[in-house]
RNA sequence: GCCGGAGUGGUGAAAUUGGGAAACACGAUGGAUUCAAAAUCCAUUGCUCGCAAGGGCUUGAGGGUUCGAGUCCCUCCUCCGGCA
Repeated sequence: GCCGGAGUGGUGAAAUUGGGAAACACGAUGGAUUCAAAAUCCAUUGCUCGCAAGGGCUUGAGGGUUCGAGUCCCUCCUCCGGCA
């Protein structure tokens, strides 16, 4: 240099014909239980506005297509693999 794959909450990840983003698990916080702890169980857990009901924003970065983009197109960044 060329080709291919990957990048999504704190972590691993799901969403695959373009149509609810974050299911599920782990972790964290609070509570129950215990003499105390572990284990177990319950609740909460991206950011932001709001008293609340609810709204807005968020898929590596920037642009494009579309009524609608994590998903399609273009450029770039990072990582992995192959070829030279």